Small-subunit ribosomal RNA, 5' domain from an uncultured bacterium, 533 nucleotides, folded computationally.
RNAcentral holds the full RNA, with entries from ENA, Greengenes and SILVA.

Context: one part of a larger RNA
RNA sequence: GAUUGAACGCUGGCGGCAGGCCUAACACAUGCAAGUCGAGCGGCAGCGGGAAGAUAGCUUGCUAUCCUUGCCGGCGAGCGGCGGACGGGUGAGUAAUGCCUAGGGAUCUGCCCAGUCGAGGGGGAUAACAGUUGGAAACGACUGCUAAUACCGCAUACGCCCUACGGGGGAAAGGAGGGGACCUUCGGGCCUUCCGCGAUUGGAUGAACCUAGGUGGGAUUAGCUAGUUGGUGAGGUAAUGGCUCACCAAGGCGACGAUCCCUAGCUGUUCUGAGAGGAUGAUCAGCCACACUGGGACUGAGACACGGCCCAGACUCCUACGGGAGGCAGCAGUGGGGAAUAUUGGACAAUGGGCGAAAGCCUGAUCCAGCCAUGCCGCGUGUGUGAAGAAGGUCUUCGGAUUGUAAAGCACUUUAAGUUGGGAGGAAGGGCAGUAAGUUAAUACCUUGCUGUUUUGACGUUACCAACAGAAUAAGCACCGGCUAACUUCGUGCCAGCAGCCGCGGUAAUACGAAGGGUGCAAGCGUUUAAUC
Numbered sequence: 001g002a003u004u005g006a007a008c009g010c011u012g013g014c015g016g017c018a019g020g021c022c023u024a025a026c027a028c029a030u031g032c033a034a035g036u037c038g039a040g041c042g043g044c045a046g047c048g049g050g051a052a053g054a055u056a057g058c059u060u061g062c063u064a065u066c067c068u069u070g071c072c073g074g075c076g077a078g079c080g081g082c083g084g085a086c087g088g089g090u091g092a093g094u095a096a097u098g099c100c101u102a103g104g105g106a107u108c109u110g111c112c113c114a115g116u117c118g119a120g121g122g123g124g125a126u127a128a129c130a131g132u133u134g135g136a137a138a139c140g141a142c143u144g145c146u147a148a149u150a151c152c153g154c155a156u157a158c159g160c161c162c163u164a165c166g167g168g169g170g171a172a173a174g175g176a177g178g179g180g181a182c183c184u185u186c187g188g189g190c191c192u193u194c195c196g197c198g199a200u201u202g203g204a205u206g207a208a209c210c211u212a213g214g215u216g217g218g219a220u221u222a223g224c225u226a227g228u229u230g231g232u233g234a235g236g237u238a239a240u241g242g243c244u245c246a247c248c249a250a251g252g253c254g255a256c257g258a259u260c261c262c263u264a265g266c267u268g269u270u271c272u273g274a275g276a277g278g279a280u281g282a283u284c285a286g287c288c289a290c291a292c293u294g295g296g297a298c299u300g301a302g303a304c305a306c307g308g309c310c311c312a313g314a315c316u317c318c319u320a321c322g323g324g325a326g327g328c329a330g331c332a333g334u335g336g337g338g339a340a341u342a343u344u345g346g347a348c349a350a351u352g353g354g355c356g357a358a359a360g361c362c363u364g365a366u367c368c369a370g371c372c373a374u375g376c377c378g379c380g381u382g383u384g385u386g387a388a389g390a391a392g393g394u395c396u397u398c399g400g401a402u403u404g405u406a407a408a409g410c411a412c413u414u415u416a417a418g419u420u421g422g423g424a425g426g427a428a429g430g431g432c433a434g435u436a437a438g439u440u441a442a443u444a445c446c447u448u449g450c451u452g453u454u455u456u457g458a459c460g461u462u463a464c465c466a467a468c469a470g471a472a473u474a475a476g477c478a479c480c481g482g483c484u485a486a487c488u489u490c491g492u493g494c495c496a497g498c499a500g501c502c503g504c505g506g507u508a509a510u511a512c513g514a515a516g517g518g519u520g521c522a523a524g525c526g527u528u529u530a531a532u533c
Base pairs, nucleotide, nucleotide: 003530006528007527008526009525010524013379014378015377016376017375018374019372020371021337026335027334028333030332031331032330035082036081037080040079041078043075044074047073048072049071050069051068053066054065055064056063057062058061089290090289091288098215099214100213101212102211103210104209107207108206112203113202114201115200116199117198118197120154122152123151129144130143131142132141133140134139160169161168162167174195175194176193177192178191179190182189183188216262217261218260223253224252225251228250229249230248231247232246233245234244235243265287266286267285268284270279271278272277292313293312294311295310296309315326316325317324318323343369345368346367347366351365352363353362354361355360382412383411384410385409392403393402394401395400416473418468419467420466421465422464426459429455430454431453432452433451434450435449436448437447438446476521477520478519479518480517481502482501483500487516488515489514490513491512497504498503
């Protein structure tokens, strides 16, 4: 000199862009952060509508009230499907089961894309619900009824799996819209479109595994290792493999640093430096690990699962003392720790995600707003003129010098802030109507395109533009002995104090304190801390 996720002191006008618990992976009140599908199902608690009945009023076919009815729009709870393995957080652990780079073969892959084939015929349950009943609660128990794209057989099997090559094994589910003939038990069958279902091949994506090299410090850590190293066989896994087991052999690693101890998430990057290098790993992006602590599996395409389950532990809470409930390292927020780090905000308008045929619903992801000079960048705090060199201050050799064109005065301007008015873009889509093409038996339906119309913005009093008024609302901080740009007076008297180093201060201190003046930077300035040169 450069830099910072900074803090502290003094000061503080505006805007843009970014950043904001580095400490206690400490404990957490409260709210929200993962739901969705009625076009899978039985239903009907609530809301709205229709219909039937009763009562009242009477404009005798309407209004009000009550009641019944899932008939319709829908829909709490339930069964079922998909998603809760993504997104979001944190860096405790981990020096290698990690990461980075380059390879490999023994694998799996829901949703998605392309291809081939199929979707026949049956069955038994169970929640909801009703009844009885236990418990303070959490939550149950028994009996009875019922549905499905829930569950289970049978049939079929090109391809698929197993095989001793003889053979053996294994599947499915329907739903919604529309409809001309034909059939009908009047429910529908049947046809068709779309979605869904089963088997299988390939792809894409994602994931798992293996190898090599690289990836901190310590030798005041020199020996370490029995599933240890290898083989055969078996088990297990999606898959290779001591991954596990039985038997056999006695190996394997190590001064090219094994083992042990300490420290640490890794990388792209970031900072610095001419570079080599050194340091670093906040934000953003990729990978990994973790989710109160330890262990375990279940479900599933995928987890050994942050807002799932079970067990143990610590802690907190409820309790009728029998027993239960919880997990912010999600977003806000609280206490605590600390030098120190923000709102219990708005919206799904956009982007993206989940579910859904769609409309849509959900989304503390995200987009925005709020707070903070925390950083970077930009702008402003006026401009011109103005010598009587005013007054005042300070110094003085008492002549004057300086503050100083500075002020006042005069003439202007109006950025930003303020007030008023106008006003983009972020909006793509969606609905409705019409039309054409595709599909089809079809001019239905549906899909796509086009046209018309309507509608969707949290930010937002947006950006931006115009008008209005008036210099009006806006400058500080550090330093002035040398290094180092900038000097005098007074006070003090080795005191009070200063100080990065050298060093100042003991009666004329340019070094302390104040004032005047000056220098440097400027909405900042200075100090401290850490790292590099």